About this RNA: A computed fold for a 346-nucleotide part of an RNA from an uncultured bacterium, annotated as small-subunit ribosomal RNA, central domain.
Context: one part of a larger RNA
């Protein structure tokens, strides 16, 4: 490489858009490139293979055949694929009418809590723990009340719920932007699927510049615990946590399950629609869950949201360690990221 695989054994790219490429609905005609068949030429000899023969046999040798799976030319076939021309509506998209949602961006705004400050009431404790101590407090703390300020997060509703490609998204409200879904079946007429490179997005932490700083809190300090305690517990506490702009580009980025399409028993709950009305429900298509068949699976389990049955495209795997490391390269301010071995060893 082939083959076989990729939920948990090694292996699905973090996610999307999309270039090249690969693959691609129904039908008619034309063509005959692929494809198939015939014929001719060529495919040196030797060798290999088969048969026969010659050395007493064998090795060896001779003769004949086959083979040389290929290439070229030519004559045909036209189912499939391609190419060209036409038609179609089921895939895809558009239109019209509705619904839905923590979808995104920007602004405005609300109450509870926390902390701090001032004032008042008031007096000896508060805080913390397994128990304590460090810490705070007669310079009046803690508690209670009033007022003020600040920053951050949004109880209840709230859900096995919803939205988003993923990361993710939750007080209220306004503006702008985007999307699914349902119904009608009016329009276009295969416009599709996937996608190496590429581009974009991408939690947290981290980095740069400037703000902000209530809470919490790496580092750090102190108190405990302990044989020790560079920890777990406690008291403090700085980066950070928040905002703007710019980087970083990684996660158990998980459903550890790539994307699209078709097919294959049921049952039960739920979300937003439709089914003229409807608290009713035997329906329809779209989502989110539970349970259980056939089938699959090493089993656990999966089971119309497949890990079943298939087509097609992409990523990836190939014993453990060395190692996701070294070296080189690209990117980055750095941290580092990406790409990615070998010796050696079991």
């Nucleotide at each position: 490489c082939u083959g076989g695989g990729u939920u948990u054994a090694a292996a699905g790219g973090g996610u999307g858009c999309g270039u090249a490429g690969g693959c691609g609905g129904a039908u008619u005609g034309a063509u005959a490139a692929g494809u198939c068949a015939g014929u001719g030429g060529u495919g040196a000899a030797a060798g290999c293979c088969u048969g026969c023969a010659g050395c007493u046999u064998a090795a060896c040798u001779g003769c004949a055949g086959a083979a040389c799976u290929g290439c070229c030319a030519u004559u045909g076939a036209u189912a499939c694929u391609g190419c060209c021309a036409g038609u179609c509506u089921g895939g895809a998209g558009u239109a019209u009418g509705g619904u839905u949602g923590a979808g995104g961006u920007a602004g405005c705004u609300g109450g509870a809590a926390u902390g701090u400050g001032u004032c008042a009431u008031g007096u000896a404790g508060c805080g913390g723990u397994g128990a304590a101590a460090u810490g705070c407090u007669u310079a009046g703390a803690g508690a209670u009340g009033a007022c003020a300020c600040a920053g951050a997060a949004c109880a209840c509703c709230g859900a096995c719920g919803g939205c988003g490609a993923a990361g993710g998204c939750a007080g209220g409200u306004u503006a702008c932007c985007a999307a699914c879904c349902c119904a009608u079946u009016a329009c276009u007429g295969a416009c599709g699927c996937u996608g190496a490179g590429g581009c974009a997005c991408g939690a947290a932490a981290g980095c740069g510049u400037g703000g902000g700083g209530a809470u919490c809190a790496a580092a750090c300090a102190g108190g405990a615990u302990u044989a020790g305690a560079u920890a777990c517990c406690c008291u403090g506490g700085u980066a950070g946590u928040c905002c703007a702009c710019g980087c970083c580009g990684u996660a158990a980025a998980c459903u550890a399950u790539g994307a699209u399409u078709a097919c294959u028993a049921g049952u039960u709950g739920u979300u937003g629609g439709c089914g003229a009305u409807a608290u009713a429900c035997a329906g329809c298509a779209a989502g989110c869950g539970g349970c259980u068949g056939a089938g699959c699976g090493a089993a656990a389990g999966c089971a119309u949201u497949a890990a079943g049955u298939a087509c097609c495209c992409c990523g990836c795997c190939u014993g453990g360690g060395g190692a996701g490391u070294a070296c080189g390269g690209u990117c980055g301010c750095a941290a580092g990221a990406c790409u990615a071995a070998a010796a050696c060893u079991c």
The prediction has a mean pLDDT of 88.